This is a predicted structure of a 112-nucleotide RNA (SAM riboswitch aptamer (S box leader)) from Bacillus pinisoli. Of the family's consensus pairs, 97% are formed in the model. Its Rfam family is "SAM riboswitch aptamer (S box leader)". Rfam's curators write: The SAM riboswitch is found upstream of a number of genes which code for proteins involved in methionine or cysteine biosynthesis in Gram-positive bacteria. Lineage of the source: Bacteria > Bacillati > Bacillota > Bacillaceae > Bacillus. Its mean pLDDT, the model's own confidence on a scale to 100, is 83.
RNA sequence: UACUUAUCAAGAGUGGGGGAGGAAAUUGGUCCUAUGAACUCACGGCAACCAUUAUCUUUAUUGGAUAAACGGUGCCAAUUCCAACAGACUUUUAUAGUCUGAUAGAUAAGAA
Repeated sequence: UACUUAUCAAGAGUGGGGGAGGAAAUUGGUCCUAUGAACUCACGGCAACCAUUAUCUUUAUUGGAUAAACGGUGCCAAUUCCAACAGACUUUUAUAGUCUGAUAGAUAAGAA
C1' cells in the first nucleotide's frame, strides 16, 4: 500500500511548550478556538479490539458467555458533528420527516 472480518448513538482531563487554526477528502452547512486551535511533552483517565487470568457453558485445551484490567494498540468536543448516493415508509405534500443500505473514513485483528 491494497484485501478480509467486526465495531463505530456510550465513555474519558490537568499542567508545560507552541502560537492560529481545527472538526479525514470534495461540496454545502454548522460548531470549536487569544477564556489559546493544530501539533508536542509529562502525568492522568476511558474502553474492552488483541493477548492474559478466572468462572460458567459446550462432546471437546473447539466454539460461546460473563468478569478482571498488569500487557499490545487505540482513544479522551459535538452520532464518523450534519447532509450529499440509492431504496422503503409516513405525512401537514413542505427543496419535509423516519428507517435501511451503499460509498468513503476511523479503530482492532488476520493473512499477503

It was read from a public genome assembly, where an Rfam model found it.